[in-house]
Context: one part of a larger RNA
RNA sequence: GGAUGAACGCUAGCGGUAUGCUUAACACAUGCAAGUCGUACGAGAGUUUUUAACUCAAGUGGCGGACGGGUGAGUAACACGUGAGAAUUUGCCUUUAGGAGAGGGAUAACAAUUGGAAACGAUUGCUAAAACCUCAUAUGCUUUUGAGUGAAAUAGAUUUAUCUGCCUAGAGAGAAGCUCGCGACUGAUUAGCUUGUUGGUAAGGUAAUGGCUUACCAAGGCGACGAUCAGUAUCUGGUUUGAGAGGACGAUCAGACACACUGGAACUGAGACACGGUCCAGACUCCUACGGGAGGCAGCAGUGGGGAAUUUUCCGCAAUGGGCGAAAGCCUGACGGAGCAAUACCGCGUGAGGGAUGACGGCCUAUGGGUUGUAAACCUCUUUUUUCAGGGAGGAAUAAAUGACGUGUACCUGAAGAAUAAGCAUCGGCUUACUCCGUGCCAGCAGCCGCGGUAAGACGGAGGAUGCAAGUGUUAUCC
Numbered sequence: 001g002g003a004u005g006a007a008c009g010c011u012a013g014c015g016g017u018a019u020g021c022u023u024a025a026c027a028c029a030u031g032c033a034a035g036u037c038g039u040a041c042g043a044g045a046g047u048u049u050u051u052a053a054c055u056c057a058a059g060u061g062g063c064g065g066a067c068g069g070g071u072g073a074g075u076a077a078c079a080c081g082u083g084a085g086a087a088u089u090u091g092c093c094u095u096u097a098g099g100a101g102a103g104g105g106a107u108a109a110c111a112a113u114u115g116g117a118a119a120c121g122a123u124u125g126c127u128a129a130a131a132c133c134u135c136a137u138a139u140g141c142u143u144u145u146g147a148g149u150g151a152a153a154u155a156g157a158u159u160u161a162u163c164u165g166c167c168u169a170g171a172g173a174g175a176a177g178c179u180c181g182c183g184a185c186u187g188a189u190u191a192g193c194u195u196g197u198u199g200g201u202a203a204g205g206u207a208a209u210g211g212c213u214u215a216c217c218a219a220g221g222c223g224a225c226g227a228u229c230a231g232u233a234u235c236u237g238g239u240u241u242g243a244g245a246g247g248a249c250g251a252u253c254a255g256a257c258a259c260a261c262u263g264g265a266a267c268u269g270a271g272a273c274a275c276g277g278u279c280c281a282g283a284c285u286c287c288u289a290c291g292g293g294a295g296g297c298a299g300c301a302g303u304g305g306g307g308a309a310u311u312u313u314c315c316g317c318a319a320u321g322g323g324c325g326a327a328a329g330c331c332u333g334a335c336g337g338a339g340c341a342a343u344a345c346c347g348c349g350u351g352a353g354g355g356a357u358g359a360c361g362g363c364c365u366a367u368g369g370g371u372u373g374u375a376a377a378c379c380u381c382u383u384u385u386u387u388c389a390g391g392g393a394g395g396a397a398u399a400a401a402u403g404a405c406g407u408g409u410a411c412c413u414g415a416a417g418a419a420u421a422a423g424c425a426u427c428g429g430c431u432u433a434c435u436c437c438g439u440g441c442c443a444g445c446a447g448c449c450g451c452g453g454u455a456a457g458a459c460g461g462a463g464g465a466u467g468c469a470a471g472u473g474u475u476a477u478c479c
Base pairs, nucleotide, nucleotide: 001479002478003477004476006475007474008473009472010471013348014347015346016345017344018343019341020340021306026304027303028302030301031300032299035063036062037061040060041059044056045055046054047053048052070259071258072257080183081182082181083180084179085178088176089175090174093172094171095170096169097168098167099166101135102134103133104132110125111124112123113122114121115120140149141148142147155164156163157162158161185231186230187229192222193221194220197219198218199217200216201215202214203213204212234256235255236254237253238249239248240247241246261282262281263280264279265278284295285294286293287292312338314337315336316335320334321332322331323330324329351381352380353379354378361372362371363370364369386416387415388414389413390412391411395405423468424467425466426465427464428449429448430447434463435462436461437460438459444451445450
């Protein structure tokens, strides 16, 4: 000198664009953040033109809650980056080919009875389906060959010939799992480590390879090219500094990984061992009729706490995107916006021209004057800003309608009036900028050298000057 997710002191006019718990992965009151489908189903309720329509939606069923959003605790590892690879899976989507034959038994809702303070149940009875089951069939799969195995919902809608669905197989796209080469912290005051350990055979398991697991056999495998152990740490694109090489960092944005009160486990499913699912254990908090129950903000706001320190319990689904739906649409604290903060960057303003007898006042003085200083007053002008009034987009795609922002925003026009707007630090040298007064090794200053003990350009005040400027200094950290 540059930089920062900064903080603190003093000060402060406006706009745009960004950014905003770096500390306690500490504990959380309250509200919201994942639903949707009646064109899958049967009851029920409501309305009306009351025998057919419409609406609602508790339950069964389908799809989605594995995305999106948060955080960085753990992890030194195929976690990440990059480049290869073979033994795999894949809902929705695209495309190709084929198919949907015959039957069956339940069950929730509901009703009745009933247990419990509640959470939540129990028994009996009724009922539907694209829920569930059986048989048949096959381009599939297994198999050396016989052979074995193995699907479906012809359902819903209406313009009645179309749409949406169902099953099987092939291909694609996108996604995911797996293996390997290379790359990337510190310590040897950590030198030996390892028994499913290293390899083989067989079996099991998996979507799939594999000690992944088990039995048997062999005795291997790693290591000064640093194993093991210990400490620290998410990784990368990047950011910052630097002429570069290099160094430091990994906030925001983007990709990947990991986690979801702590530990463990599986279920469902195309996909999870699942943030707002389930079960068990633990700590904590809450309710209780003491028998038993409920909860999980590292989602968005917000609270307490910690801290030098970090915002609103806001508006809207109008746009973009996502889920469901045939659609209308519903949901969406994703997102779009507004609010707060000079936190950062960028831009603008705080007036312009004239004006000397160089006023008054202040300060200095050799008492002549010098300086503040064209600065002010005063004259002329302008209106960026400010206030008021009028007009007024674009963001809306798609024929119409549809804008949170925004009681008309941005922008344009008119009017008024210099009106509403300057500070902070420094002035011994480094380093731009000097005198007076006070103080008297005191009070104090200080980044380094060093100032201060009676004439202090270094302390405190004043005048003046210098630097930067809505900021300016200090502190912290990096180059």

Background
This is a predicted structure of a 479-nucleotide part of an RNA (small-subunit ribosomal RNA, 5' domain) from an uncultured marine eukaryote. The RNAcentral record of the full RNA draws on ENA and SILVA. Model confidence (mean pLDDT): 84 of 100.